[in-house]
Context: one part of a larger RNA
Molecule: small-subunit ribosomal RNA, central domain
Organism: Sphagnum balticum
RNA sequence: UUGGGCGUAAAGCGUCUGUAGGUGGUUUCGGAAGUCUAAUGUCAAACCCCAGGGCUCAACCUUGGGUAGGCAUUGGAGAACUCCGAAACUAGAGGACGGGAGAGGUAGAGGGAAUUCCUUGUGAAGCGGUGAAAUGCGUAGAGAUAAGGAAGAACACCGGUGGCGAAAGCGCUCUACUAGGCCGUAACUGACACUGAGAGACGAAAGCUAGGGGAGCGAACAGGAUUAGAGACCCUGGUAGUCCUAGCCGUAAACGAUGGAAACUAGGUGCUGUCAAAAACAGUGCCGUAGCUUACGCGUUAAGUUUCCCGCCUGGGGAGUAUGCUCGCAAGAGUGAAACUC
Numbered sequence: 001u002u003g004g005g006c007g008u009a010a011a012g013c014g015u016c017u018g019u020a021g022g023u024g025g026u027u028u029c030g031g032a033a034g035u036c037u038a039a040u041g042u043c044a045a046a047c048c049c050c051a052g053g054g055c056u057c058a059a060c061c062u063u064g065g066g067u068a069g070g071c072a073u074u075g076g077a078g079a080a081c082u083c084c085g086a087a088a089c090u091a092g093a094g095g096a097c098g099g100g101a102g103a104g105g106u107a108g109a110g111g112g113a114a115u116u117c118c119u120u121g122u123g124a125a126g127c128g129g130u131g132a133a134a135u136g137c138g139u140a141g142a143g144a145u146a147a148g149g150a151a152g153a154a155c156a157c158c159g160g161u162g163g164c165g166a167a168a169g170c171g172c173u174c175u176a177c178u179a180g181g182c183c184g185u186a187a188c189u190g191a192c193a194c195u196g197a198g199a200g201a202c203g204a205a206a207g208c209u210a211g212g213g214g215a216g217c218g219a220a221c222a223g224g225a226u227u228a229g230a231g232a233c234c235c236u237g238g239u240a241g242u243c244c245u246a247g248c249c250g251u252a253a254a255c256g257a258u259g260g261a262a263a264c265u266a267g268g269u270g271c272u273g274u275c276a277a278a279a280a281c282a283g284u285g286c287c288g289u290a291g292c293u294u295a296c297g298c299g300u301u302a303a304g305u306u307u308c309c310c311g312c313c314u315g316g317g318g319a320g321u322a323u324g325c326u327c328g329c330a331a332g333a334g335u336g337a338a339a340c341u342c
Stems, first nucleotide, its partner, number of pairs: 003314004007296002012310001014202004021195003025089007033082002035077009048066007092192001093189002096185004104178007111155001115151008126137002163170002207248006216242002221237004259309006267287008291298002315342003324335004
């Protein structure tokens, strides 16, 4: 390589869009490239197979014959399938109309609770913190309480194995702009589809650059404790950061550890949307039949039965390391070995 695999043993790209390529619905007509078939040529000899011969047999040597199959040329068959050309169809796909759900996205405006700080009044000696304490704050009046003001961040209840989004993710209220999906009707297009190497876009947190902002929290750091020690857990503080704008980074247990699409294969029972209701359809859960699985479990939301396309795996360590290349301001990311060893 082949084969066999990829929920948990190695293995599904973080997610999507899409180029080449691969694959592709129903019917009719034509072609005959694939397909099937024949002849010819060729595929050295040796080897292999068959029938003989020679060494006393055999191995061995030797004579003759030989299929299958490949390639090329020429001829033919038939039109089922693939393909090519033409014409048509509507069940796939799209689009139109009518409904209606939603924390989908971007921008702007507004709101209340809480927290911290500031000012003022009352007021008095403690407050805070812990397993217990101490560091810390406080007679320069803290903490408590009342009023006023400022700031930043996050949005209690509703809230739900509820919803939306490709994923990352999205939750106060209102407005504007905007994307997608669902249900119903069925006038329209007529296979326009699926997947997708490269490529492109998006991509939590942390981190980086520049400028703002900074309430709370809080790596680092400092102090107090604990302890044999304590570079920790606990406490008192606290800088980056967390927030905003513009750009970069491109990684996560980016998980359903389960790629996408299509068809088929018992049911029962919750929730969401369409719907007066039921049914049905679309989603989201639980249990479970057949079947699958080493088992756990999966089970119409498949890990069942099949088809198509892509990605990936091939003993452990060395190692996601070295080297080279590409990208990045850097941190680093992507690609990615071998010796050696068990």